[in-house]
Predicted 3D model of a 347-nucleotide RNA (Bacterial RNase P class A) from an Acidimicrobiia bacterium.
RNAcentral holds the sequence, with entries from ENA.
RNA sequence: CGAGCCCGUCGGACGGCCGCAGUCGCGAGACUGAGGAAAGUCCGGACUCCACAGGGCAGGGUGCUGGAUAACGUCCAGGCAGGGCAACCUGACGGAAAGUGCAGCAGAGAGCAGACCGCCGAUGACCCGACUCGUCGGGAACAGGCAAGGGUGAAACGGUGGUGUAAGAGACCACCAGCGCCACCGGUGACGGUGGCGGUUGGCAAACCCCACCCGGAGCAAGGCCAAGCAGGGACCCGGCUGCCCGUCGAACGGUCCCGGGUAGGCCGCAAGAGCUGAUCGGCAACGACUCAGCCCAGAUAGAUGGCCGUCCUCGACAGAAUCCGGCUUACAGACGGGCUCGCCGC
Numbered sequence: 001c002g003a004g005c006c007c008g009u010c011g012g013a014c015g016g017c018c019g020c021a022g023u024c025g026c027g028a029g030a031c032u033g034a035g036g037a038a039a040g041u042c043c044g045g046a047c048u049c050c051a052c053a054g055g056g057c058a059g060g061g062u063g064c065u066g067g068a069u070a071a072c073g074u075c076c077a078g079g080c081a082g083g084g085c086a087a088c089c090u091g092a093c094g095g096a097a098a099g100u101g102c103a104g105c106a107g108a109g110a111g112c113a114g115a116c117c118g119c120c121g122a123u124g125a126c127c128c129g130a131c132u133c134g135u136c137g138g139g140a141a142c143a144g145g146c147a148a149g150g151g152u153g154a155a156a157c158g159g160u161g162g163u164g165u166a167a168g169a170g171a172c173c174a175c176c177a178g179c180g181c182c183a184c185c186g187g188u189g190a191c192g193g194u195g196g197c198g199g200u201u202g203g204c205a206a207a208c209c210c211c212a213c214c215c216g217g218a219g220c221a222a223g224g225c226c227a228a229g230c231a232g233g234g235a236c237c238c239g240g241c242u243g244c245c246c247g248u249c250g251a252a253c254g255g256u257c258c259c260g261g262g263u264a265g266g267c268c269g270c271a272a273g274a275g276c277u278g279a280u281c282g283g284c285a286a287c288g289a290c291u292c293a294g295c296c297c298a299g300a301u302a303g304a305u306g307g308c309c310g311u312c313c314u315c316g317a318c319a320g321a322a323u324c325c326g327g328c329u330u331a332c333a334g335a336c337g338g339g340c341u342c343g344c345c346g347c
Stems, first nucleotide, its partner, number of pairs: 001343010012312007020033005035318001039329002042327005047219004054246004059215005064078005079093001080091004094210002099208002101204002116150002118146003123143002126139006158176006177201002179198008223268004232259006238250004275295005280289003313316001
């Protein structure tokens, strides 16, 4: 210099004027006022009510190991597999000797498989020849044997070499690859390494299923309080706790459902929290700790966060809070910082 990988930060700046919302103030006025995703509402929690949430079945979710966390399907570290020269990236990554099941087309045959071309034809039958007359030699390929080679396929019951044979074959042997079992070594573990034994040798569980672990339901229109207003009537007898069962709780001044009538106002929940920033300490890290220091950071209920002017620059993307947090995913003009890899050149 070129190509690339990973992590992080920002996402117009400053000033003036006028608005809007909230808080404080008697008032003048002062202070504060969207995001990294506020989004999708996909996971996990806090909180609230249902009985301070019970047992079983059903149902749902997760799925390598260790850790982090309030929790998670998230994050960190590691293992294994695949990709990349590498930095690094990607992975629903438990179990196929518990059982059931699945595989289009092609192909002879697709799961305790099969014989189209092919090889052989030892054995039996057939044809020809020889002779010492029941043997030998040759031929063809009827029965039969085989699966080496060809061919089909995503996949054809391991691979190479040899022994063997009529031809062949883990039939047998050596080595190699995979699998299973055992032992030793390393590691908390997933797993890795070495050695031995067994001829043990297809796949699919994002098919049912099995195993392990987790999960009660509904949601801030939760829920609580105050105020205002109205007109009652009917059906049922059990109802609530998740769908079912058990169990349990509350009940006939009770409860469930339906029709009709009234209201649609206020306060709380609701903004100080698993809070933010910096330092210190522990940890590879995610993260945690207590001590320290500093900070208060939108809060409506028709729902505020905008407009104009001036100066400057690289001329500004995606986008707008509604109970609150932790994540994931998706959208995004551009700018900046740090670490690393590969290639080329110069010293």

The coordinates come from a structure-prediction model, not an experiment, and the mean pLDDT is 79. A source record names the gene rnpB. Of the family's consensus pairs, 97% are formed in the model. Lineage of the source: Bacteria > Bacillati > Actinomycetota > Acidimicrobiia. Its Rfam family is "Bacterial RNase P class A". It is annotated as a ribozyme.